[in-house]
Molecule: transfer RNA
Organism: Candidatus Nanoclepta minutus
RNA sequence: GCCCCCGUCGUCUAGUCAGGUCUAGGAUACGGGGUUUUCGUCCCCGAGACCCGGGUUCAAAUCCCGGCGGGGGCA
Numbered sequence: 001g002c003c004c005c006c007g008u009c010g011u012c013u014a015g016u017c018a019g020g021u022c023u024a025g026g027a028u029a030c031g032g033g034g035u036u037u038u039c040g041u042c043c044c045c046g047a048g049a050c051c052c053g054g055g056u057u058c059a060a061a062u063c064c065c066g067g068c069g070g071g072g073g074c075a
Base pairs, nucleotide, nucleotide: 001074002073003072004071005070006069007068010028011027012026013025020058030046031045032044033043034042051067052066053065054064055063
């Protein structure tokens, strides 16, 4: 230098292919409550995210362009 993959709650991830609905879902961690003599386990509730900018569209996490960051391959 070229090519490929990835970026979503604190963390790990589903969803992207094929735009709309699906509560943006799940696990874990955290906060509150319940149960328990206490801790733990278990149960209920809560808060918590689409890397940035632009474009297309009635509508974008999803499609297109550019950028940033991470990983891999070739040279």